Molecule: small-subunit ribosomal RNA
Organism: Candidatus Colwellbacteria bacterium RIFCSPHIGHO2_12_FULL_43_12
RNA sequence: GGAUUUGAUCCUGGUCCAGGAUGAACGCUGGCGGCGUGGAUAAGGCAUGCAAGUCGAACGAAACUAUUUUUGAAAUAGCUUGAGAUUAUAUCAAGGGCUGUGGAUUGAAUAGUUUAGUGGCAAACGAGUUAGUAAUACCUUGGUAACUUACCUGGAAGUAGGGCAUAGCUAGUCGAAAGAUUAGAUAAUUCCCUAUAUGGAUGCGGGGACGAAAGUCAUUCGCAUUGAAAGACGCAAGUCGCUUCUAGAUAGGCCUUGGCCCGAUCAGCUAGUUGGUGAGGUAAUGGCUCACCAAGGCUAUGACCGGUAGGGGAGGUGAGAGCCUGUUCCCCAACGACGGAACUGAGACACGGUCCGUACACCUACGGGUGGCAGCAGUCGAGAAUAUUUGACAAUGGGCGAAAGCCUGAUCAAGCGACGCCGCGUGCAGGAAGACAGUCUUCGGAUUGUAAACUGCUUUUCAUGGAGAUAAAGAUCACCGCAAGGUGGUUUGAUAGUACCUAUGGAAUAAGAGGCUGCAAACUUCGUGCCAGCAGCAGCGGUAAUACGAAGGCCUCAAGCGUUAUCCGGAUUUAUUGGGCGUAAAGGGUGUGUAGGGGGUUUUGUAAGUCUUUCCGUAAAAUCUUGCCGCUCAACGGCAAGCUCGCGGGGGAAACUGCAAGACUAGAGGGUGCAAGAGGUCUGUAGAACGCACGGUGUAGGGGUGAAAUCCGUUGAUAUCGUGCGGAAUACCAAAGGCGAAGGCAGCAGACUAGUGCAUUACUGACCCUGAAACACGAAAGCGUGGGGAGCAAAAAGGAUUAGAUACCCUUGUAGUCCACGCCCUAAACGAUGUUUGUUAGCCGUUUCGAGUAUCGACCCUCGGAGUGGCGCAGCUAACGCAUUAAACAAACCGCCUGGGAAGUACGGCCGCAAGGCUAAAACUCAAAGGAAUAGACGGGGACUCGCACAAGCGGAGGAGCAUGAGGUUUAAUUCGAUGGUAAGCGAGGAACCUUACCAGGGCUUGAAAUUCAAACGAAGACUUUCCGAAAGGAUUGUUGUCUCUCAAGGACGUUUGAACAGGUGCUGCAUGGUUGCCGUCAGCUCGUGUCUUGAGAUGUUCCCUUCAGUGGGGAAACGAGCGCAACCCCCGUCGCGUGUUACAAGUGUCACGCGAGACUGCCGGAUUUUUGCCGGAGGAAGGCGGGGACGACGUCAAAUCCGCAUGGCCCUCUGAUGCCCUGGGCGACACUCAUGCUACAAUGGUCAAUACAAAGGGUUGCCAAACCGUAAGGUGGAGCUAAUCCCAUAAAGUUGACCUCAGUUCGGAUUGAGGGCUGAAACUCGCCCUCAUGAAGCCGGAUUCGCUAGUAAUCGUAGAUCAUAACGCUACGGUGAAUACGUUCUCGAGUCCUGUACUCACCGCCCGUCACGCCAAGGAAGCCGGAAGGAGGUGAAGCCGCGUUUAGGCGCGGUUAGCCUUAGUUCGGUGACAUGAGCGAAGUCGUAACAAGGCACGUGUAGCGGAAGCUGUGCGUG
Repeated sequence: GGAUUUGAUCCUGGUCCAGGAUGAACGCUGGCGGCGUGGAUAAGGCAUGCAAGUCGAACGAAACUAUUUUUGAAAUAGCUUGAGAUUAUAUCAAGGGCUGUGGAUUGAAUAGUUUAGUGGCAAACGAGUUAGUAAUACCUUGGUAACUUACCUGGAAGUAGGGCAUAGCUAGUCGAAAGAUUAGAUAAUUCCCUAUAUGGAUGCGGGGACGAAAGUCAUUCGCAUUGAAAGACGCAAGUCGCUUCUAGAUAGGCCUUGGCCCGAUCAGCUAGUUGGUGAGGUAAUGGCUCACCAAGGCUAUGACCGGUAGGGGAGGUGAGAGCCUGUUCCCCAACGACGGAACUGAGACACGGUCCGUACACCUACGGGUGGCAGCAGUCGAGAAUAUUUGACAAUGGGCGAAAGCCUGAUCAAGCGACGCCGCGUGCAGGAAGACAGUCUUCGGAUUGUAAACUGCUUUUCAUGGAGAUAAAGAUCACCGCAAGGUGGUUUGAUAGUACCUAUGGAAUAAGAGGCUGCAAACUUCGUGCCAGCAGCAGCGGUAAUACGAAGGCCUCAAGCGUUAUCCGGAUUUAUUGGGCGUAAAGGGUGUGUAGGGGGUUUUGUAAGUCUUUCCGUAAAAUCUUGCCGCUCAACGGCAAGCUCGCGGGGGAAACUGCAAGACUAGAGGGUGCAAGAGGUCUGUAGAACGCACGGUGUAGGGGUGAAAUCCGUUGAUAUCGUGCGGAAUACCAAAGGCGAAGGCAGCAGACUAGUGCAUUACUGACCCUGAAACACGAAAGCGUGGGGAGCAAAAAGGAUUAGAUACCCUUGUAGUCCACGCCCUAAACGAUGUUUGUUAGCCGUUUCGAGUAUCGACCCUCGGAGUGGCGCAGCUAACGCAUUAAACAAACCGCCUGGGAAGUACGGCCGCAAGGCUAAAACUCAAAGGAAUAGACGGGGACUCGCACAAGCGGAGGAGCAUGAGGUUUAAUUCGAUGGUAAGCGAGGAACCUUACCAGGGCUUGAAAUUCAAACGAAGACUUUCCGAAAGGAUUGUUGUCUCUCAAGGACGUUUGAACAGGUGCUGCAUGGUUGCCGUCAGCUCGUGUCUUGAGAUGUUCCCUUCAGUGGGGAAACGAGCGCAACCCCCGUCGCGUGUUACAAGUGUCACGCGAGACUGCCGGAUUUUUGCCGGAGGAAGGCGGGGACGACGUCAAAUCCGCAUGGCCCUCUGAUGCCCUGGGCGACACUCAUGCUACAAUGGUCAAUACAAAGGGUUGCCAAACCGUAAGGUGGAGCUAAUCCCAUAAAGUUGACCUCAGUUCGGAUUGAGGGCUGAAACUCGCCCUCAUGAAGCCGGAUUCGCUAGUAAUCGUAGAUCAUAACGCUACGGUGAAUACGUUCUCGAGUCCUGUACUCACCGCCCGUCACGCCAAGGAAGCCGGAAGGAGGUGAAGCCGCGUUUAGGCGCGGUUAGCCUUAGUUCGGUGACAUGAGCGAAGUCGUAACAAGGCACGUGUAGCGGAAGCUGUGCGUG
């Protein structure tokens, strides 16, 4: 900013939307890169691997390698010896000895590498998580003279002498293992003792500075006591270590100011609690701990308790102020399965250390052991949901080391995920026959759309090749240099052959999602038919849906787009900026008053607040803003500046506020005088009325109501007179009046008492205002106790009313109403308006006081106060309205509100005897609820007016029979429509066939009729035979005929076939046109301009007079105008003129046609307003619109009609019909109901006979004369007539005469029988007419209802349309021809104005409550279960502390604690039989409470009662 309450409007007020954001998730889709980011749930459980080691230059030892050295086995060669054997030339041979080769084995030294252990340092960092924690945390400001600080740096001084052990190791034992244990030997930078002491620590004393003192401070001085040390490497120089002290740096500990979520339905909390003294403990202060003493401490500025939560830098949003958040990064804290504890150490009460307890898991030989991913990966689980069991120490950083180096899941990198931000691409240019296909179409075309195809070009990306980084600084060796450092050589990359660059190829590899009714950019077609579905809100969908689904087109964003969730915004919808409270939500019922908040004039001081373009410190970095720079740009990053509004310190100012001191009188209070008053409490008293009792008079009724009845009365009522008693309330005065804080207060008198106003003033001197908490008062009803009780009167009873009547009305009547005392504490306790102060035009009343003038005095008048009213300006208000008694303009303080319902309810608490009061939610549900005003409609609201509306009359309907129509029923069909008035003798002004739309059956399918095309045949056509058939129709025969054109072709026309199409009384009157009905021939309905109102709207059009009339006149913020009214048109009535077919015997004009005249309130009189008009009269054929007709405003009823016609859409049609043709039937049925008519019921009549007078129409497919036939209908006949000529055609009622004589008839004519006539192909279903016969109901019609005001009603006949025939209907015509209207109370309808309204689909409206059914949430609740925080008691591990003992290893005891057990409660939650109320739910039941005077005015507090709304009593309000 918009949407949404309404018929419309303004306002209030909520709901919703458009924007931005996210550690996100889900759906559809997905080309690339860069930079970020990724377990928010179960601080749930974890397999596996890795995440903290390092130092051999501290130490003993071991292993290995190399070198040197030592030892020298087996085996073998040579020489020698030879048991013995064989042979006798000689040979073989076990074994032994010597020498050599060989090198097993052994020892030692040196160098190097590696390592379990001792020792040192690190492991308290880094990494993770947010469970706990509302303050022992965090942020911020100060302090520590109350402290510590390993490694590092500066300075000072040292590093002397000695000793005892122990691990490893060896040997043994136990155990499954983990491991444990015994004995023996050994080293050190391990441990211990002695010495030394610059300095240090402790004690004592002196001096100094500050201070009034106490005391405090300092690198002061002296004395005494006391405590150190380790070596290693190196040839050496020396280096690295070690010890003591001191200074620094760094890191911490502790204290402190301010800040830091919600709940008061948490109001009191606290025993080491608060303080002191002393002691202990600590690095250090301190109840940190202990003993003793005192009784304190915190809290409405929110203690205590409960809930939730790591805090900050910052992040999101917002114009800002704010609101929300705390993921990644940084700082701090806390935690490491859960709970407790200490040890070591500079540092821990310790994530990858120890001990104990608990739970869980694993191993086990069952004896016992082991473990802690909230480190990095990974796994299971739960979940909407969150990644690899990757590479490397190359860089940065950390630990150890002299160093090389080792370790490092910190880190650097890669992988996965569109999770986010940023960038790029999916091509560019040309190309109209505006191609095809698609979609739409008014069938012309439009659109998709330069889009595609096609042509040319480019190559980011992609593919394949080539080349190829920065990130590297260092390290080490050599040389130079005193050193810092320099030079040269060698060497170090996980990422990665990656980024980037380049060559070649080729448009090649790359677009979707959401939306299109309004908000809100974007529209058509089809399908569907309140179905399926959509939806953020309003809302769409019930047969023409831009809202559902699909397609085409379009819009938005784009590798994303949507949805969901959450936060901020919009929301000024918690309002500091920046809202309100008369009626919309909201002023406490009223006062007194505590804390608090605010506060008159003036002077001086101070400087707490305040101000300052003043200075200093801090406010980490990152973030944010601006500028510059680096990655091709951007995101991202680097540098610089700004910002960080705060806090602390110094300086300055003194207007304002505060504080201190002083002064004043205008606020406030007081004194004196006067005044009014239903102010309060108590006591007494008066008269009227009423009731009762008694007595008198008196007699039949009284009472009560809309009408009645219950009731009272002959046992004497009512009425009336007298006497007495009783209780309650106080007529007139009386008023918009008075008093009071409010509630409230009324005869008169007295006693006591409070407040107020005016005048005056020489008093006090800001003493004031407001006001949480608290206290007091507080109508009526109600409660308790005791009185009282006349009238009235909840409940109750009876009588009525009513469908019912738990009511309204009536007759009774108890609580109560009254008094005293004690409670209750609520009202529409209202001016729906808190208290106080000041300012801001007036006019008119009224109460009361005073002053002035005047008066003898009182009035009157003028002025000044204090009250109480009416009107009204500015201003305010959404409007209504308020307006010096503000709802105006300002100030101070208090109370209260934040959509409707649930609900002033539940739970809890406090109060109450009870009734109940005060305080006071949520779930759930709706998109409204509401205020004021506007136009209508409505009212059993008011005023005025009109209408055959009523009344006064006349005649009817409703009863009978018949006709016609309708409903219903029936039927194969009884075609369809019309349904209150405004359908029903209506469409239909005319159904035997046709009509005809319906039914049965038989047939046809380009069709009965229309247009076009193609092909074939033929002019067209007329007549005709036979067969089948109910007909339609199907077959079939013959005769005749021959257009245009010179012929052919072609054309016109026809038939057949085929194709487009036809056809439909099929649906939708709720898609429509046209036409029509009703309101209604009622007088209304609107517009332009102007004006008023924020606006809807109003004005005009209202008001007064008048009219048939919004007709006219007057007035008036209106002036004009339009559609209606009236008039203009037609007919009738009078007269004149003209014409003359016909009429008539003529001539004429009585007749016809045409043109004119005449009537206008013109004339007179009257009252009225002067006008408009009204009444009466004259004249006139006609008089106040002369009579009648046509003509029907804006609109109402989705009124009627798709079957008159036209028409959109849908449907049926080679599937043979919903089309077309035909025959027959039906529309005519018949238990019944209704409507409209006809004929009657009779004597004002009927029958018979005679007789008189119309108008208006129609006629050639026609009217039909005369004459004749027939009882008649009718027939024969054919004159005349295209009509003022002829015909239909006798008018009837009437008149005259006769009969009938009151009866079911000489009334009435239904019904039925018989016989005829007419129309028509055809009268059976189903026509009309005639004759004879038959002779039904019916004797004037219940409730109720219709028409008509004069040539009307009534009555009588005549004609016409439709039509072959077929009116009691309809339309038209004339004849005869009345009665009545006092009047507008009532019924119905209409109009105008006012009024009320919760109605606007408009009273056939709206709407309340119980009950029944379904759904949902919440509260109560016996009982059951679980959690949390404590209390009491018991038990009590490890550790620590203390004590005892001890071969000095240890053992025992006590205290304390985690945990466990028991127990009584508190609190929170779950479940829950059952009962209760609430909410919601298209068509349930009962009533009708409210809205209009809602039919008893409504509402409200309270009490009783009742199925329910509700009713009644009592008081109050007017909304």